The prediction has a mean pLDDT of 76. Glycine riboswitch aptamer, 80 nucleotides, folded computationally. The sequence was found by an Rfam model in a public genome assembly.
RNA sequence: AUGAUGGAUCCGAGAGAGACCGCUUGUCGGCGCCGAAGGGGAACGCAAAAGCUCUCAGGCAAAAGGAUCGGAUCCGGACG
Repeated sequence: AUGAUGGAUCCGAGAGAGACCGCUUGUCGGCGCCGAAGGGGAACGCAAAAGCUCUCAGGCAAAAGGAUCGGAUCCGGACG
């Protein structure tokens, strides 16, 4: 200071995929599937990194969650 990158809170938007099957109805078993919390790979390179990839975690009616995007307020103080 017409305050960068970044961070916090609140509000709005926010996709995919079986309300599957079995029984002893459970913190159970079986098969199928999704990719947007998180995590691994991609990615030992000077350094950084995806919405790609894996599906460990998570998820597959609604609700909840949800990467990310937008807005408001605040913190902070880079260039100049």